[in-house]
This is a predicted complex of two RNAs, RNase P RNA and transfer RNA, with 410 nucleotides together. Its mean pLDDT, the model's own confidence on a scale to 100, is 78. It holds a member of the Rfam family "Bacterial RNase P class A". Rfam's curators write: Ribonuclease P (RNase P) is a ubiquitous endoribonuclease, found in archaea, bacteria and eukarya as well as chloroplasts and mitochondria.

RNA sequence: AGGGUUGGCCGGGUCAACGCGGCCUGGCCUGACCAGGUCGAGGAAAGUCCGCACUCCGCAGAGCGCACCGCCGGAUAACGUCCGGUAGGCGGCAACGUCUAGGAACAGGGCCACAGAGAAGCGCAUUGCCCGGCGGCGCCAGCCGCCGAGCGAGGGUGAAACGGUGGGUUAAGCGCCCACCAGCGCGCCUGGCAACAGGCGCGGCUGGGCAUCCCCCGGUGGGAGCAAGGUCAAGCAGGAACGAGGCGCGGCUCGCGCCGUUUGAGUUCCGGGUAGACCGCCGAGAGAGAUGUUGACCUAAAACAGAAUGCGGCUUAUGGGCUGACCCUGGGA
RNA sequence: GGGCCACUAGCUCAGGCGGUUAGAGCGCGGUCCUGAUAAGACCGAGGUCUGUGGUUCGAGUCCACAGUGGCCCACCA
Numbered sequence: 001a002g003g004g005u006u007g008g009c010c011g012g013g014u015c016a017a018c019g020c021g022g023c024c025u026g027g028c029c030u031g032a033c034c035a036g037g038u039c040g041a042g043g044a045a046a047g048u049c050c051g052c053a054c055u056c057c058g059c060a061g062a063g064c065g066c067a068c069c070g071c072c073g074g075a076u077a078a079c080g081u082c083c084g085g086u087a088g089g090c091g092g093c094a095a096c097g098u099c100u101a102g103g104a105a106c107a108g109g110g111c112c113a114c115a116g117a118g119a120a121g122c123g124c125a126u127u128g129c130c131c132g133g134c135g136g137c138g139c140c141a142g143c144c145g146c147c148g149a150g151c152g153a154g155g156g157u158g159a160a161a162c163g164g165u166g167g168g169u170u171a172a173g174c175g176c177c178c179a180c181c182a183g184c185g186c187g188c189c190u191g192g193c194a195a196c197a198g199g200c201g202c203g204g205c206u207g208g209g210c211a212u213c214c215c216c217c218g219g220u221g222g223g224a225g226c227a228a229g230g231u232c233a234a235g236c237a238g239g240a241a242c243g244a245g246g247c248g249c250g251g252c253u254c255g256c257g258c259c260g261u262u263u264g265a266g267u268u269c270c271g272g273g274u275a276g277a278c279c280g281c282c283g284a285g286a287g288a289g290a291u292g293u294u295g296a297c298c299u300a301a302a303a304c305a306g307a308a309u310g311c312g313g314c315u316u317a318u319g320g321g322c323u324g325a326c327c328c329u330g331g332g333a
Numbered sequence: 334g335g336g337c338c339a340c341u342a343g344c345u346c347a348g349g350c351g352g353u354u355a356g357a358g359c360g361c362g363g364u365c366c367u368g369a370u371a372a373g374a375c376c377g378a379g380g381u382c383u384g385u386g387g388u389u390c391g392a393g394u395c396c397a398c399a400g401u402g403g404c405c406c407a408c409c410a
Stems, first nucleotide, its partner, number of pairs: 001329010012298007020040008028031001042304001046315002049313005054225004061254004066221005071085005086101006102216002108214002110210003127154001128151002131148007163181006182206001184203008229279004238270005245259004272409003334406007343359004352390001361377005383399005
């Protein structure tokens, strides 16, 4: 100098003019008036994907079911979020990015299309290897066909074929045996809070993949949502069907409370009334509606986009600018 | 503001617990039939399964996040 990786911050400013909403103060011609002061959107206010606060459902009860979470440590009110770490896979020369994670899938069930002999069972004989018997051919090395038995080594299929390499053994073969390696379990030692890593010894010799299928283990969760809910005011008109159990209570059962089975609880449907005030509700905050427009200058002002009970995250949209750290390549001293 | 549902051909819908090349009806195009049309018969075209990632050997289907469209709601007797 060029290219790249990753984190943080900003995302218009000043002045003038004309406006908009809330609150406060003052005025008189008491009106939805005038004047002055002060405050007035975002990093995502968005999607509503998670977690809470808050409120009501009598208490927020028990069991089953259902849903979600799942390596380890920490942060937090809490989380599926954040920070750091462990193991494994993938991409990149690298900085770094990204995905996976309870169950060695031997608690059990299920699935593995097509191809292939066989897809998980002590299983499989297509091409093959070897032995025996019979028959045929022969140029006497052997070859071919049929039958019976053994084999899981070689070829082939597939995403995946029951450890890998070498040697021994054998008729041919096979963890059948041995050496080394990979993987698993148990025990001990060292380091670490831990996940785990490294080392030594012993063992049976090997147990395919999918739990983002059911399931099992551990943990969390009662339901609804500010149109929750509370206080006041105003106004009206009840009717029909079903109905013995129903409601609070939501998927079931139990428990608890209340109402009802002559006077009809409750559910559904039709009809009637109100569309008001305050609280909840906020140093923006109401009615869903306000928070703007124009001009000049700042090298250019152009991105995505507008609060509705309030917080903590995630995700998505976003022109441009400032800045920290690191990696690669080339050049110079 | 809050809650819920759907997305597959031009339209309306199938597609059981993942398996090769996703179907049906209407519509569209061509041929036949008819003097001509409709009906009918035969043949055919037409798909980024809303998008992007992930799980898996393999995804329309399972999981996550987005996008688009639609539905519901207050109080009193």